A computed fold for a 93-nucleotide RNA from Lactonifactor longoviformis DSM 17459, annotated as c-di-GMP-I riboswitch aptamer. Rfam family: c-di-GMP-I riboswitch aptamer. About the family: GEMM was predicted in a large-scale screen for bacterial structured RNA regulatory elements. Taxonomically the source falls in Lactonifactor longoviformis (Bacteria, Bacillota, Eubacteriales, Lactonifactor).
RNA sequence: GUACAUAUUUGGCACAGCUGUCGAAAGGCAGUGUCGCAAAGCUAUAGGGGUUUCUCUUUUCCGUAAGUGAAAGAAAGCCAGCCAGUUGUUUGA
Numbered sequence: 001g002u003a004c005a006u007a008u009u010u011g012g013c014a015c016a017g018c019u020g021u022c023g024a025a026a027g028g029c030a031g032u033g034u035c036g037c038a039a040a041g042c043u044a045u046a047g048g049g050g051u052u053u054c055u056c057u058u059u060u061c062c063g064u065a066a067g068u069g070a071a072a073g074a075a076a077g078c079c080a081g082c083c084a085g086u087u088g089u090u091u092g093a
Base pairs, nucleotide, nucleotide: 012037013036017032018031019030020029021028022027035081041086042085043084047083048082049079050078051077055074056073057072058071059070060069062067
């Protein structure tokens, strides 16, 4: 000097829930909250995984038709507090 592990100080972040707002939804943002977190910082076409279905495709019910209900599939939507990638981290032993 580097890596790993344990304990501690200061500081940081903020799950669920609730309120407001945007959105079709998932979810985002702000406030509250404080489950937890040493990367709970950043990266979402260009690694995997998860989630949603306005829309599109296919099948199908009803209907003369227009149209309507249902099922399956597809991100281009979303999630890094799932893994991953990347940057970085106080004091003491």